This is a predicted structure of a 488-nucleotide part of an RNA (small-subunit ribosomal RNA, 5' domain) from an uncultured prokaryote. The full RNA is in RNAcentral, with records from ENA.

[in-house]
Context: one part of a larger RNA
RNA sequence: GAGUGAACGCUGGCGGCGUGCCUAACACAUGCAAGUCGAACGAGAGGUUACAGUUUACUGUAACGUCAGCUAGUGGCGCACGGGUGAGUAAUAUAUAGUUAUCUGCCCCAAAGAAGAGAAUAAUUGUUGGAAACGACUUGUAAUGCUCUAUAUGCACAUAAGUGGAAACAUUUAUGGCUUUGGGAUGGGACUGUACGGUAUCAGUUAGUUGGUGAGGUAAUGGCUCACCAAGUCAAUGACGCCUAACUGGUUUGAGAGGAUGAUCAGUCACACUGGAACUGAGACACGGUCCAGACUCCUACGGGAGGCAGCAGUGGGGAAUAUUGCACAAUGGAGGAAACUCUGAUGCAGCAACGCCGCGUGGAGGAUGACACAUUUCGGUGCGUAAACUCCUUUUAUUAGGGAAGAUAAUGACGGUACCUAAUGAAUAAGCACCGGCUAACUCCGUGCCAGCAGCCGCGGUAAUACGGGGGGUGCAAGCGUUACUC
Numbered sequence: 001g002a003g004u005g006a007a008c009g010c011u012g013g014c015g016g017c018g019u020g021c022c023u024a025a026c027a028c029a030u031g032c033a034a035g036u037c038g039a040a041c042g043a044g045a046g047g048u049u050a051c052a053g054u055u056u057a058c059u060g061u062a063a064c065g066u067c068a069g070c071u072a073g074u075g076g077c078g079c080a081c082g083g084g085u086g087a088g089u090a091a092u093a094u095a096u097a098g099u100u101a102u103c104u105g106c107c108c109c110a111a112a113g114a115a116g117a118g119a120a121u122a123a124u125u126g127u128u129g130g131a132a133a134c135g136a137c138u139u140g141u142a143a144u145g146c147u148c149u150a151u152a153u154g155c156a157c158a159u160a161a162g163u164g165g166a167a168a169c170a171u172u173u174a175u176g177g178c179u180u181u182g183g184g185a186u187g188g189g190a191c192u193g194u195a196c197g198g199u200a201u202c203a204g205u206u207a208g209u210u211g212g213u214g215a216g217g218u219a220a221u222g223g224c225u226c227a228c229c230a231a232g233u234c235a236a237u238g239a240c241g242c243c244u245a246a247c248u249g250g251u252u253u254g255a256g257a258g259g260a261u262g263a264u265c266a267g268u269c270a271c272a273c274u275g276g277a278a279c280u281g282a283g284a285c286a287c288g289g290u291c292c293a294g295a296c297u298c299c300u301a302c303g304g305g306a307g308g309c310a311g312c313a314g315u316g317g318g319g320a321a322u323a324u325u326g327c328a329c330a331a332u333g334g335a336g337g338a339a340a341c342u343c344u345g346a347u348g349c350a351g352c353a354a355c356g357c358c359g360c361g362u363g364g365a366g367g368a369u370g371a372c373a374c375a376u377u378u379c380g381g382u383g384c385g386u387a388a389a390c391u392c393c394u395u396u397u398a399u400u401a402g403g404g405a406a407g408a409u410a411a412u413g414a415c416g417g418u419a420c421c422u423a424a425u426g427a428a429u430a431a432g433c434a435c436c437g438g439c440u441a442a443c444u445c446c447g448u449g450c451c452a453g454c455a456g457c458c459g460c461g462g463u464a465a466u467a468c469g470g471g472g473g474g475u476g477c478a479a480g481c482g483u484u485a486c487u488c
Stems, first nucleotide, its partner, number of pairs: 001488004006484005013360006019353002021318001026316003030313003035077003040074002043071002047064008084271003094195007102188002107184007115149004126137004155164003169176002197243003204234001206232001209231008246268004250261004273294005296307004324350001326349003332346001333344004363393004374383003398425006407415001432477005437458003443472005453460002
């Protein structure tokens, strides 16, 4: 000198665009953050109409088709995305270049097909246990839920014969779905090379360890697992251990080489109170799923239960320190749906903060008896200083009033009566901070008297201090200026 997710002190007018718990992966009140489909399914309640009874606005029965409305349930898809955090991890990570023994819901293309039959079950009814959470028994019904049979161009296993294996329908009749196979696309899985911290005051390490055979397991290779056999494997080119750490594109500095760093944005990984486990599924060993154990918190009728903000806000705590319990799905995107649409704290916006960058303003021109005050003085004067006053002008900004977008396409705008435009008013609303001994731009007076104090280094202060404190003056930067911390 440059930089910062900064903090602190003094000060503070506006706008645009960004950024905002770096500490306790500490604990969390409350609300919201993942639903959707009635064009898969059966019900219930409601609605309308008619009839009957009447207590005149209720009950019962029947019908209707609207059901795009309501309710829980079965079923489908989604919940593995999106969002958060960086604890762990020095290599099962990441980056880059390759390899294949592999899978891939939704999407696209192609070929073929959807024939018969059956048993349940939730809901519901009744009974019943429990404080609750949640159940138990009974009755009873549907499906694109489940099962069986048939069929099989191709498929799987064997490969000689053969064996095995599928489907689902719905509707407003336009379609949407279903099954099998092949291909594509997309997204993963696995393997290999290279690169990727410190430490030798860590020198030896390793028994599933290294390899083989066989088997199991997986979508798939493989000690991945197991039985047997052999005795290998790695290591000063640093094994093993310990400490530290998510990685990268990038960011920052530097002429570069290099150093430091990994907030925001983008890609990958890991985690979801702590530890473990699997289930479902195309995909998880699953943040707002399940089970077990633990710590903690809460409810309890003491028998037993409930919970997980490292989602968005917000609270306590910690800290030098980091924001609103806001608006909207209008846009972009996502889930479901044929669609209308619903959901979406993703996202778009607004609020707070000079936290950063950029831009604008705080007036312009004239104006000398060089006014007053203040400071200084050699008492003559000098400085502040064209500075002010005063005269003329302007209105960026401000305030008030009126108009008023684009972003959206036939409709639909949270932002927002916002941006912007016009008119009026009136210099009106708007300057500070640090420094002035040398380095280093900028000097004098008073006070103090090795005191009080200053200080980045050298150093200053013991009675004339340009170095301390105040005044005047000056220098630098400016809505900021200094200090501190860290990096180059």